Record summary:
The RNA shown here (THF (Tetrahydrofolate) riboswitch aptamer) has 96 nucleotides. It was read from a public genome assembly, where an Rfam model found it. Of the family's consensus pairs, 82% are formed in the model.

RNA sequence: UGCAGAGUAGAUUUUCAGGCGUUAAGUGCUGUUAAGACGGGGAGUUGCUUAACAGACGAAGGUUAGUCCACGGUUUGAAAAUCGCAUCCCGCUGCC
Numbered sequence: 001u002g003c004a005g006a007g008u009a010g011a012u013u014u015u016c017a018g019g020c021g022u023u024a025a026g027u028g029c030u031g032u033u034a035a036g037a038c039g040g041g042g043a044g045u046u047g048c049u050u051a052a053c054a055g056a057c058g059a060a061g062g063u064u065a066g067u068c069c070a071c072g073g074u075u076u077g078a079a080a081a082u083c084g085c086a087u088c089c090c091g092c093u094g095c096c
Stems, first nucleotide, its partner, number of pairs: 002095004010083010020072003029055008040090004061069002063066001
């Protein structure tokens, strides 16, 4: 110098458990503003996440009344599986 590789935050799905809602919040979609995070170091987006506000749309209740059943692109936790630095520079490991 060249080639190959490892590792993060996190994301998704499934299962289990506990909640919330079914008097409709939440989820999902759009816009504006603000903030945050993004392998060990540095930089970092038109990508990601969160919050506030606004907008469009929109669902399923049942019941023997129970520590019940069902439902919601519902929420939190745990486990498993899959994916995983947007990108750039340096570093690390192996080989030449």